RNA sequence: CCGUGCUACGUGGGGCGUUAGCGGUGCCCUGUCACCUGCCAUCCGCUUCAGCAGGGCGGAAUUCCUUUCCGAGGGGCGUCGGCAGGCAUUGUGUUCGCCGCCACCGGGCGUUGACGGCUGGACCCCAUGCGAUGGGCGUCUGGUGAACCUGGUCAGGGCGGAGACGCAGCAGCCAUAAGCCUGUGCGUCCAUGCGCCGUGGGACCUUCCGGCCUGAGCCGCGGAGCGUCGAUACGUGUCCGCUGCGUUUCGGAGAAAGGUGCACGG
Numbered sequence: 001c002c003g004u005g006c007u008a009c010g011u012g013g014g015g016c017g018u019u020a021g022c023g024g025u026g027c028c029c030u031g032u033c034a035c036c037u038g039c040c041a042u043c044c045g046c047u048u049c050a051g052c053a054g055g056g057c058g059g060a061a062u063u064c065c066u067u068u069c070c071g072a073g074g075g076g077c078g079u080c081g082g083c084a085g086g087c088a089u090u091g092u093g094u095u096c097g098c099c100g101c102c103a104c105c106g107g108g109c110g111u112u113g114a115c116g117g118c119u120g121g122a123c124c125c126c127a128u129g130c131g132a133u134g135g136g137c138g139u140c141u142g143g144u145g146a147a148c149c150u151g152g153u154c155a156g157g158g159c160g161g162a163g164a165c166g167c168a169g170c171a172g173c174c175a176u177a178a179g180c181c182u183g184u185g186c187g188u189c190c191a192u193g194c195g196c197c198g199u200g201g202g203a204c205c206u207u208c209c210g211g212c213c214u215g216a217g218c219c220g221c222g223g224a225g226c227g228u229c230g231a232u233a234c235g236u237g238u239c240c241g242c243u244g245c246g247u248u249u250c251g252g253a254g255a256a257a258g259g260u261g262c263a264c265g266g
Base pairs, nucleotide, nucleotide: 001266002265003264004263005262006261009058010057011056012030013029014028015027016026020047021046022045023044024043035055036054037053038052039051064259065258066257067256068255069254073250074249075248076247077246078245080244081243082242083241085239086238087237088236089235091234092233095231096230097229099227100226101225104223105222106221107219108218109217116213117212118211119210120209121208122207124202125201126200127199128198129197130195131194132192133191134190135189136188137187138186139185140183142181143180144179150175151174152173153172158167159166160165
């Protein structure tokens, strides 16, 4: 140096999440074809040489190990920048809306008398009278109204009597009591979504009408102005999210350098 058989080891790695921690299952990145089966999220298996169990393949180098460079990507941080959103708001502006003030402009009313003052009445409330309407009660009118226990008349029949005659009396008819029905009246009581009605009292802030005095203002319809509130935009503050930048951390793949055991044979 070559060949054969082994062994260490390898058969993906990394970030996030989870965990006391590690690995796996989960999400993502890288990158390549790069073994298989079973287990696992209210989880599974382990303990710093940190998946377990079983079965394959490669194997001391292009493949394993170490260091350095580069660096996909992920995470953390920030008095940083941009964007979007939520909330708040002492602010600003504009516009809009509601309300109020004022009486500058327009408008309207006003010497055929404004505002104001005095005064009479109405509207309003209470009580009451009268009327109207409705209802209750009483009276009255009319009708009806009794097997016997109401009246009259009492057929028939009955009773007393020798007879003359007398007596009681059902049905029927007539009348009537209580009761019931009725209404054209009268009286009385009650009530009222009634009245161009009357009387007395109250209230009289406002409103309306009239009379008298005075003598020039009044109204607030539109606009302007001012103010409160609300809406909206901007600004500001705060919170959250995305993104950029800076910094920090982990870091795949790739590149370079170095390192790596045993046995046999030639």

Predicted 3D model of a 266-nucleotide RNA (Bacterial large signal recognition particle RNA) from a Phycisphaerae bacterium.
It matches the Rfam family "Bacterial large signal recognition particle RNA". About the family: The signal recognition particle (SRP) is a universally conserved ribonucleoprotein involved in the co-translational targeting of proteins to membranes. It is annotated as a non-coding RNA gene.
The organism belongs to Phycisphaerae, within Bacteria.
The sequence was found by an Rfam model in a public genome assembly.